[in-house]
RNA sequence: UCAGGAGGACGGGCGGCCGCCUUCCGGUUCGCCGGGGGGAGGAAAGUCCGAGCUCUACCGGGAAGGGUGCUGGAUAACGUCCAGGCGUGGCGACGCGACGGAAAGUGCCACAGAGACAGACCGCUGGGUGAUGGAGUCAGAGACGCUCAAGGCGCCCCUUUAGCGGGGGUUCCGGGGGUGUCCCCCGGCUUACAAACCCAGUAAGGGUGAAACGGUGCGGUAAGAGCGCACCAGCGGGCGGGUGACCGUCCGGCUGGGCAAACCCCACCCGGAGCAAGACCAAAUAGGAGGGCAACAGGGGCCCGUGCCCGCCCUCGGGUUGGUCGCAAGAGGCCUCGAGCAAUCGGGGUCCCAGAUGGAUGGCCGCCACUCCGAUUCGUCGGGGUACAGAACUCGGCUUACAGUCCUGCUGGCUAG
RNA sequence: GGCCCCAUCGUCCAGCGGCCUAGGACAUCACCCUUUCAAGGUGAAGACCGGAGUUCGAGUCUCCGUGGGGCUACCA
Numbered sequence: 001u002c003a004g005g006a007g008g009a010c011g012g013g014c015g016g017c018c019g020c021c022u023u024c025c026g027g028u029u030c031g032c033c034g035g036g037g038g039g040a041g042g043a044a045a046g047u048c049c050g051a052g053c054u055c056u057a058c059c060g061g062g063a064a065g066g067g068u069g070c071u072g073g074a075u076a077a078c079g080u081c082c083a084g085g086c087g088u089g090g091c092g093a094c095g096c097g098a099c100g101g102a103a104a105g106u107g108c109c110a111c112a113g114a115g116a117c118a119g120a121c122c123g124c125u126g127g128g129u130g131a132u133g134g135a136g137u138c139a140g141a142g143a144c145g146c147u148c149a150a151g152g153c154g155c156c157c158c159u160u161u162a163g164c165g166g167g168g169g170u171u172c173c174g175g176g177g178g179u180g181u182c183c184c185c186c187g188g189c190u191u192a193c194a195a196a197c198c199c200a201g202u203a204a205g206g207g208u209g210a211a212a213c214g215g216u217g218c219g220g221u222a223a224g225a226g227c228g229c230a231c232c233a234g235c236g237g238g239c240g241g242g243u244g245a246c247c248g249u250c251c252g253g254c255u256g257g258g259c260a261a262a263c264c265c266c267a268c269c270c271g272g273a274g275c276a277a278g279a280c281c282a283a284a285u286a287g288g289a290g291g292g293c294a295a296c297a298g299g300g301g302c303c304c305g306u307g308c309c310c311g312c313c314c315u316c317g318g319g320u321u322g323g324u325c326g327c328a329a330g331a332g333g334c335c336u337c338g339a340g341c342a343a344u345c346g347g348g349g350u351c352c353c354a355g356a357u358g359g360a361u362g363g364c365c366g367c368c369a370c371u372c373c374g375a376u377u378c379g380u381c382g383g384g385g386u387a388c389a390g391a392a393c394u395c396g397g398c399u400u401a402c403a404g405u406c407c408u409g410c411u412g413g414c415u416a417g
Numbered sequence: 418g419g420c421c422c423c424a425u426c427g428u429c430c431a432g433c434g435g436c437c438u439a440g441g442a443c444a445u446c447a448c449c450c451u452u453u454c455a456a457g458g459u460g461a462a463g464a465c466c467g468g469a470g471u472u473c474g475a476g477u478c479u480c481c482g483u484g485g486g487g488c489u490a491c492c493a
Base pairs, nucleotide, nucleotide: 001413002412003411004410006408007407008406009405010404012368013367014366015365016364017363018362020039021038022037023036024035025034026033027032041388045399046398048397049396050395051394052393053274054273055272056271057306059305060304061303065270066269067268068267069266070084071083072082073081074080085099086097087096088095089094100265101264105263106262107259108258109257121206122205123202124201125200126199127198128197129196132194133193134191135190136189154170155169156168157167158166159165172188173187174186175185176184177183178182214232215231216230217229218228219227233255234254235252236251237250238249239248240247241246278325279324280323281322288316289315290314291313292312293311298310299309300308318492319491320490332351333350334349335348336347337346338345339344369386370385371384372383373382374381375380418489419488420487421486422485423484424483427443428442429441430440435473445461446460447459448458449457466482467481468480469479470478
C1' cells in the first nucleotide's frame, strides 16, 4: 500500500425560539400560572424461543400433544452464550453445520435399469444334450494373418560328400459313379466341434441411475469372489491419553445402501392461559326472555380420574365505555478489584435513568459535518437530502432491517528500507 | 397490545415428495354456428407470495421474511 477476515463503539453536532408528556417545589381567584429535573432504540421491530409476574383445585395421572438433540460448562431459564470435538469451505486469518439412532421395526427410493436390498440382461466359466450342421487326424475350434493363399513342426521319398540346404509328397473306413493317384454321392466311424437348449458357478467387467452390495493393486482360480495379502475407509474388541465428545495404536476379514426437516426408537424438558392476566373503587340496568338439566345429570381455565364448589349451564337481550393499582429499584446501569481460557460469577463504590392510555418524545431558524444535483472565472455559489426505524407489564436471547463513520488486534500479497 | 389462521391462473377450488411440462369450473381471447346477439361447439393464453435449507428430486417438508384475515374489554 492492496485485498480480506474477526471483534467493538457510534449512528449527525452546537446555539436560539415555539410546543408536547411526566415529576418535584412554590403560588392560586381551584380554571390554572411560574420555576427546576427527566423524556425512545440497537434493533423499541418480527412475536420466534426462554423466564419473572398474575389467575386457574399449589391434587394425582396421561404424554394424548409439543419441543430439544456431539461433549463439557455458564445461566433464573432457553432452541441462547462460551470452550472443546468431529465434519465441511477457504492458501490463510476465519466461516458454516436441525451434528443422537438406518445392525429394533414399518415405509419410500419416480424415470432408467437384470437388479433399489434383493437381483443373472449382456458377458465369463464348468458340465450335459447336441436333432440339424461342420470337419476328417499338422482334424474341429481358437491364435498369427486374411482376397485367395502361403509358410512353419512331424513322417516318407528324391537330390546332395554326411550334415546344413533344396525339391516332391501326406487318402478316416466301406460301397458306388465319373476318362481320372482327383472329385462327387450314399452308409458308417471318430471328434480336442459351432449354433441352439438345459443344469450349475460367478456381482470382477459392460450398461442404467442421485445411489449398485467396501476401494486400489498383486496373487489366486475353471471363471470369479476378502478366497489370500499390502495400503486405505468403516465396524467390533484390547491397551494408552482425555471429565467427556473424541484421538492414537494393536488385533480381528467383521464389510450389514440412502432418507428419521417420513413414521418411529432412545435420552432429556414442558400443566393451561395470558397485563384486554388480575385486584379494588365508582356509575348504570330488565337479577329480563327462550331452551336444557334436575343428581346415575350439567358446569367450574387442555384431557382423564379423584376431591371440592354450585340452581347451574347454553343462547338471545340489557347496562357502562370512568378512575386507582398492577407499572417502573430492576436476574438495573457505570467504575473498580478478584476468580475463570471464556461465557459468567463474587466483593466494593456510585447513580436513579421515559411511563403515554386515541396514546407525549415534535416543528422552525442560524452555523458546521457528510452526501447528491446544477452552475463555475476552479476560489466557490445555489438547491435538495441525512440509514433502518419508533416504547405500551418487565427482563434474557434469537432473527430480520440499517446511509454512513470510527477504533482494536489478525491473515495473504506487492513494494521500499 | 395479546393470541391464532391463511396465501395455487382474473375469481372460486383440487392437488400421497416423483407420469406437475400443475388439473377443474366460471371469466377472457380467437374461430365455427346464426341475418345479428345469446346459448352451444372447437381451440388458445393464463398461477404455486418471496428467499434460504433438507432431499437424487419441493407447489407439498423445515426455517426466515412479506401480505392479508379472524378472535379478544368490563358489569349484572

Annotation:
This is a predicted complex of two RNAs, RNase P RNA and transfer RNA, with 493 nucleotides together. Rfam match: Bacterial RNase P class A. Gene Ontology terms of the family: ribonuclease P activity, dimeric ribonuclease P complex and tRNA processing. About the family: Ribonuclease P (RNase P) is a ubiquitous endoribonuclease, found in archaea, bacteria and eukarya as well as chloroplasts and mitochondria.